This is a predicted structure of a 1474-nucleotide RNA (small-subunit ribosomal RNA) from an uncultured bacterium.

RNA sequence: GACGAACGCUGGCGGCGUGCCUAAUACAUGCAAGUUGAGCGCUGAAGGUUGGUACUUGUACCGACUGGAUGAGCAGCGAACGGGUGAGUAACGCGUGGGGAAUCUGCCUUUGAGCGGGGGACAACAUUUGGAAACGAAUGCUAAUACCGCAUAAAAACUUUAAACACAAGUUUUAAGUUUGAAAGAUGCAAUUGCAUCACUCAAAGAUGAUCCCGCGUUGUAUUAGCUAGUUGGUGAGGUAAAGGCUCACCAAGGCGAUGAUACAUAGCCGACCUGAGAGGGUGAUCGGCCACAUUGGGACUGAGACACGGCCCAAACUCCUACGGGAGGCAGCAGUAGGGAAUCUUCGGCAAUGGGGGCAACCCUGACCGAGCAACGCCGCGUGAGUGAAGAAGGUUUUCGGAUCGUAAAGCUCUGUUGUUGGUGAAGAAGGAUAGAGGCAGUAACUGGUCUUUAUUUGACGGUAAUCAACCAGAAAGUCACGGCUAACUACGUGCCAGCAGCCGCGGUAAUACGUAGGUGGCAAGCGUUGUCCGGAUUUAUUGGGCGUAAAGCGAGCGCAGGCGGAAUGAUAAGUCUGAUGUGAAAGCCCACGGCUCAACCGUGGAACUGCAUCGGAACCGUCAUUCUUGAGUGCAGAAGAGGAGAGUGGAAUUCCAUGUGUAGCGGUGGAAUGCGUAGAUAUAUGGAAGAACACCAGUGGCGAAGGCGGCUCUCUGGUCUGCAACUGACGCUGAGGCUCGAAAGCAUGGGUAGCGAACAGGAUUAGAUACCCUGGUAGUCCAUGCCGUAAACGAUGAGCGCUAGGUGUUGGGGACUUUCCAGUCCUCAGUGCCGCAGCAAACGCAUUAAGCGCUCCGCCUGGGGAGUACGACCGCAAGGUUGAAACUCAAAGGAAUUGACGGGGGCCCGCACAAGCGGUGGAGCAUGUGGUUUAAUUCGAAGCAACGCGAAGAACCUUACCAGGCCUUGACAUCCUGUGCUACACCUAGAGAUAGGUGGUUCCCUUCGGGGACGCAGAGACAGGUGGUGCAUGGCUGUCGUCAGCUCGUGUCGUGAGAUGUUGGGUUAAGUCCCGCAACGAGCGCAACCCUUGUCUUUAGUUGCCAUCAUUAAGUUGGGCACUCUAAAGAGACUGCCGGUGACAAACCGGAGGAAGGUGGGGAUGACGUCAAGUCAUCAUGCCCCUUAUGACCUGGGCUACACACGUGCUACAAUGGGCAGUACAACGAGAAGCGAACCCGCGAGGGCAAGCAGAUCUCUUAAAGCUGUUCUCAGUUCGGACUGCAGGCUGCAACUCGCCUGCACGAAGCUGGAAUCGCUAGUAAUCGCGGAUCAGCACGCCGCGGUGAAUACGUUCCCGGGCCUUGUACACACCGCCCGUCACACCAUGGAAGUCUGCAAUGCCCAAAGUCGGUGGGAUAACCUUUAUAGGAGUCAGCCGCCUAAGGCAGGGCAGAUGACUGGGGUGAAG
Repeated sequence: GACGAACGCUGGCGGCGUGCCUAAUACAUGCAAGUUGAGCGCUGAAGGUUGGUACUUGUACCGACUGGAUGAGCAGCGAACGGGUGAGUAACGCGUGGGGAAUCUGCCUUUGAGCGGGGGACAACAUUUGGAAACGAAUGCUAAUACCGCAUAAAAACUUUAAACACAAGUUUUAAGUUUGAAAGAUGCAAUUGCAUCACUCAAAGAUGAUCCCGCGUUGUAUUAGCUAGUUGGUGAGGUAAAGGCUCACCAAGGCGAUGAUACAUAGCCGACCUGAGAGGGUGAUCGGCCACAUUGGGACUGAGACACGGCCCAAACUCCUACGGGAGGCAGCAGUAGGGAAUCUUCGGCAAUGGGGGCAACCCUGACCGAGCAACGCCGCGUGAGUGAAGAAGGUUUUCGGAUCGUAAAGCUCUGUUGUUGGUGAAGAAGGAUAGAGGCAGUAACUGGUCUUUAUUUGACGGUAAUCAACCAGAAAGUCACGGCUAACUACGUGCCAGCAGCCGCGGUAAUACGUAGGUGGCAAGCGUUGUCCGGAUUUAUUGGGCGUAAAGCGAGCGCAGGCGGAAUGAUAAGUCUGAUGUGAAAGCCCACGGCUCAACCGUGGAACUGCAUCGGAACCGUCAUUCUUGAGUGCAGAAGAGGAGAGUGGAAUUCCAUGUGUAGCGGUGGAAUGCGUAGAUAUAUGGAAGAACACCAGUGGCGAAGGCGGCUCUCUGGUCUGCAACUGACGCUGAGGCUCGAAAGCAUGGGUAGCGAACAGGAUUAGAUACCCUGGUAGUCCAUGCCGUAAACGAUGAGCGCUAGGUGUUGGGGACUUUCCAGUCCUCAGUGCCGCAGCAAACGCAUUAAGCGCUCCGCCUGGGGAGUACGACCGCAAGGUUGAAACUCAAAGGAAUUGACGGGGGCCCGCACAAGCGGUGGAGCAUGUGGUUUAAUUCGAAGCAACGCGAAGAACCUUACCAGGCCUUGACAUCCUGUGCUACACCUAGAGAUAGGUGGUUCCCUUCGGGGACGCAGAGACAGGUGGUGCAUGGCUGUCGUCAGCUCGUGUCGUGAGAUGUUGGGUUAAGUCCCGCAACGAGCGCAACCCUUGUCUUUAGUUGCCAUCAUUAAGUUGGGCACUCUAAAGAGACUGCCGGUGACAAACCGGAGGAAGGUGGGGAUGACGUCAAGUCAUCAUGCCCCUUAUGACCUGGGCUACACACGUGCUACAAUGGGCAGUACAACGAGAAGCGAACCCGCGAGGGCAAGCAGAUCUCUUAAAGCUGUUCUCAGUUCGGACUGCAGGCUGCAACUCGCCUGCACGAAGCUGGAAUCGCUAGUAAUCGCGGAUCAGCACGCCGCGGUGAAUACGUUCCCGGGCCUUGUACACACCGCCCGUCACACCAUGGAAGUCUGCAAUGCCCAAAGUCGGUGGGAUAACCUUUAUAGGAGUCAGCCGCCUAAGGCAGGGCAGAUGACUGGGGUGAAG
C1' cells in the first nucleotide's frame, strides 16, 4: 500500500459497486422452459344472431347458426442456450501461435433445382379391467407438416477411365455405370390455371458453432530412479463426422527417463487484480474467455448438437409415501431453512428496457435481466453551521499560589438553510408494436401482403423517483485511536515487579510522560482501531543485484565420459543474437485525451499500449560446413637436479636379552619418595653372541611428489619436472556433474614378527578425593605380507586454468654474455622456494607477479543461532562407522575483526614497616570500655571487611533522652496573622508523684503628634504549628577510602571508515608524568614540587611580669642596676647540587668530598587531582516526596539506655629482682583559671574540711613532675609480686548517689608465674618507658587531644606474602575473576525418535460374481405398411427371448504407501535462588 474480510467502540445523508472464502453438507415451500389451433383429431365455456316454450313488455329454459375460452393427446421447434459451482484435473486442461489435402454444422444468408402419385397405422376418445398409489392391460374407432413404399435427379456418394497440377496421403477436370429425396402442407387473396407469405426436399457456397492434431509455456518433492505389455512400431480389418492402438488379429522388440520418466503431494487455467523504480513476487472474488461437474459410480437413447443440472436406465448411500405387494426424490438455478463457521442478504416488484425460446403475428414464457430491500463491506461526495464576541465568566485540570490552560471555546448579539421536516410542480429512461386514417416504393391480370413516410390514440416495475420551488427552526447529526523511542502529541492522581502494558527495544519493586483514570494534546474522521493474508522496505536467494583466508561457505587429492567454454585467416550457410515489414496479440481493465451525471467515484467515445507468437527479408557476431596457419598444446634431439615410487640386497652406532670373566652393596627413580631390581651377586665394567626396529652428524623458511607423504648405503625396474635447439603434428585445448583411482593416524580380518616404546591393566606416590599429571612394570598396537576402512585443524582454514599489473633482497636447479692462470666475480634470462614493500583490494586483521589486485572460463559450496551433522529412509562397510540428510520446538541473538578497560596461580621494570632483619605488643588472666547475641514493658537510634566495634558520645543518677509504664493538654511547649480585654510579674496557702488545679495577697511597663502605637499576659476563632516519624537507593552540605599513590585530562595538528590512537610510548633519571634526550607531534590545565605554619643556626630590634656576666643587696633576682646571656616575639639571613673530584651521552642526574647549625625534599604539619565504593550521615543542619494531627505532637513522675549462660574488638593493671616497699634527693614542657584557680596557716592517717592572701594572670594559683640518683629492706615464693572481689568506716559533688557516681582508711587478698593457632605497631629523638596538662564537666576517664623526661636495636636484600605505579601479552570478562561458564542428577512442562502391536485411509494388482447398456451371434417365439400370392400363406425385414465380449458397484487375497494411537524407552528444549 491492498482486501469478497472478521472483531471492538461509534454511527447523519446520498451516489456507484460488492456480499457463504467454511460443509461439492442436508434440504420444507414457491417459482426458474416453454411455445405453436396459420400441422392434426377430440372437448366445446362465456358471448352474439335467430326460433320456440313458460309467460308479469323482461327473466328463465330448449333448439339451430356462430363463437372460440379451456382440458389432455398426436405432431413441430426449443429444452445441449441462459443460470450455478470449482469437487475432480499437473492434462493438448488452459494460454499463445500454427495445421485439418483427416472433419461435422439445426435455425440464418446467397445461388440453383424441385415440391408428382399412393398406402397402412397409433394416441386422444369409448367400453371392460388390474393396482393403495405410481402406473397400466385388453377390445374397438380416428386425423395430420406423425409413419411407410413408388416416380422424378446430378452438380451428391461409390466403382472404373483419361488429362493437368501438387511436398506425401492427394486435388481439379472429362467420360461411363450403379445408388439415394420430398409435406398433393398451412394461411391470406383470388377464385378458371394461380399469386403472396411461412414451411418442406436436394445441391453448392458463406456465416456461426463444434471437433481433432502439433510447436512453445504452465507448482513442489530425488529421503520418488528407473517406468512401460496395447506398452512402441508395422500390415490388415473394424469403428468414428473425422486422422490415430481408438479397438482387434498377426508380426517385430521396441518406447520414455538425470534437459528429471514413474510415483506422491498440492491446484481449475487465462484476460487480469495487488504490490514493486523495474526485474520480479503473490493472487485467480465480482466482470469477460475456456474447461470440468450437477447426491456417488456406470451406461447409453433421442437429436444438427448431450453421453444431457430442473431427460432416461442400472447400482450405492440418504430422505419421504405405502394397504408392505410396491413406488417417489435430487436447490453447485432465484429466494429461503437447518447445520458448519470469525463470517456473507429479501421465501420482494416487473417483463417497462436489453437479451433469449416458440409463434406469420398479436402475444405467451423468461428468479437471464431490469429494479427495489438488507449490510459503513468498499470507493466517492456532502453535512453536523457562519460572523462577531475578553468580564479572558462559571466550571474542570494544574500550580512555584503569582498564575497557567481548556479558550473566542461557551453564553450573548447578527446571519445562512446544504442536509432535515412539510407542502407544491415534476422529467429522461419509449425504441417499437397495435388500432384508426392518408400517401409513396409500384407496379401487378387482379387482390392480399411487404416496406417507408406521416396524423391521432395507446405502452414505465423503478416511482410521484431524480430535479426544482416555497415555508420552518441552529434547531435533529462525532466519534475513535494514540501521546517512552521508532512516531505527530504531557501533566496530575491511583497502583507499587501487584494489577497490568507490549509491533521491536522494553515499562511496573512508593515521586511511572510506558499500567488504570482524569485534564490537556496529536492523528484520522462517519468512521477509528485490532486481528488475519499478500507485496514492499529485504541487494535477506543477488538475471538486473551477493558471497566463500579469519564472519555461513573451496569437495582431502587427482584422472576423466557427458556438459559448458574455447587461438588466427578465407569462403559458404542462416539454427541463435540483432534489425525492417506483415498477421495476430477478443472485449473489459491499466495509461493518455475529450465528453456525460452540479463535482467525484461511476460511465461513454477515441487513441496509445499489450514488452508475446508466427511469417517474409538482411548477414555484423556466435554456431555449423569446407579449406588453410602456428603463437595454445604436444612430439623429437641434446643436457640437468632430486628423501618421487616399487622390489631385492647390505652397513654401522645404540637399546634390550643370553653366556662368561672382573667386582661388591647397592642400583634405579623423584620436587621429595616409594613400588621395582639386587648377597641365589644386581648396577658398573670387559669379551663373545642373538634379535628386532629406527637410520645421529650431513640437514638448510633446502629438494621431490597431485595430495596423503618421502631421509643409512648399493643394485634392478619405473613416473613426473626443468633448461637449450626449433626438426615435426596442426587447436589435438581448459574445466569437469555423475563415475573411477589414490588417500596420515587410529581401527578391523588372516598369517608372521615383537628389541625399544606403549592405550587398557597392576602397583607406588601426590591429593580432601586423584579412575589424572610423576614413578616402576606391562597387554593390544607400533613392524612385515594380503585384504578392508575412507576419515583428520586431510590447513596456505585460500578449487583449477589462462592473460595483465612498480620494485628490492635471499636461496635451489639450468642456460647465455663479460671478466678471468686458479678460486671466484659481474650482468641478463627460464623454472621453483622465502622475506620486505607500491598501486589496488579488504569490515578490519592483512594480501600484494607464489594476490585475498584487474579480467575471462568451468566446477564445488553458503543463506541467523540452537535442535543437528541428529532422527527416519536409502546406499557403502565384517564391525566400528561413513555418505546423503530433515522437521517439530526454541532463542533474539550467535558470529568476525579491531578498541578501551579490568583480570591472569602471563612476562619485564619499580615502590611502600609489604616481606626480611630487629624492638615491643595483642591472642592466655583480672578489670574497664564498645559491639554482637540473649533478655526485657523499654533495654532509643545509627555505624558493619580493610574504611563498624574507648565509633556519633569532648563525659546517660534527674535533665540529657530520642525508648517504656502511668498521668495529663489539644491553635498546642515554639512562630506569624486577626478580634476582644488590660493585665502583669511575684509571694504565700491547700490538694496531688508531679504536670496541674483551687484560693489569698499584690497591682500597671515604654513611646506619643494624645487619635493611638509597641512590649507582655489572658480569652476566642481559624489559617496553621509540631514530628530524633519513613526514604542517605530522591537530595544539598560535610566526611571516610583507594592515597600524598603519581597520576587524570584538554586545545590544535596528524593517523584510523570507526570505537579510538598519538601527545602520556621509547633510552636514562627521580620521592614524583621530577628532569634530560629522542620522537607527528606542538602546547596547556588539574595534580607533584615550591609558596604557608612549626622546629633546628645566626643577626637586628625590644627588654616586663622574663634574665643576672659584672657592681651593691637579700633567706630568696628579694631589691637597686643592667639588657651582655637565657628567654620572649617581630623582622631578616641561611641550603641553591652553589663549589671540587668521579660516573654518565658534552644531558638530566647519581656517588664521594669540602665548607656549614643544617646537604641533597634538613625534621614535622597543613595541603588530598580525575574519579571509585548507589561507601557514611534525613538523629548536627538544610531539603523533595510520603505519613501522623484530642497524636507518630506537647508536658510530668518513675523506670530504661548500666540487664547477662555467652562471643569478639580496643585498652588498663599485672604475672615481678633492669623488681616491690620505705627514706632522702634532682631536673621539665604544653596548658587552664572568676558560679573559676585557690597559696600560706589550722584540723584530719587520708579523701578532705575550715579560714583566707593573690590572680582575668611570662607577676598569683593549679604545680610536689615521674622514671632517675643515693641509702636501706625483701631473695624467687602465688611471695612484702599482683591487686580483682567483698566487709566495715568515711569524704566530695549534687534537689537526689537504691537501681546507677568518684575518692579515702582499715580489713579481706581471686585469677595470673610471660600466654596455642594466628596477628599488630615501629626505621630516630623513632620504638619502648616515665610522668604532666587540657577539652567535655555540678560530680564522674584505664578513653581522647596535647606536653615534655629517659632513650634503643635492625635493614643482607627484593625470591616470596599484601597493596600500588608504568610497559607488554592473552581473554569467550565489561555488574569487569566475588567475572564468565560445562556436564550429570532431582522436579515440572513441551514437542519429537524407537517400540510388541492396534486402528484408519489412499492408489494399484490378481481372482470371483456381474446390474443397466452398446456391440456381436442366434432368433424355434412375435410381427400393419414392401414383394409374391391360390387371399390360406410364403419371403424380405424388424422385435421379444437367449448366448457371448466388455464392464460400475460388490466379494476374496497378498503386498505397497501414508496417517493416528501404544505399555515402555532414547535423546532434545524450556523453566524459581535445588

It matches the Rfam family "Bacterial small subunit ribosomal RNA". The RNAcentral record of the sequence draws on ENA, Greengenes and SILVA. The prediction has a mean pLDDT of 83.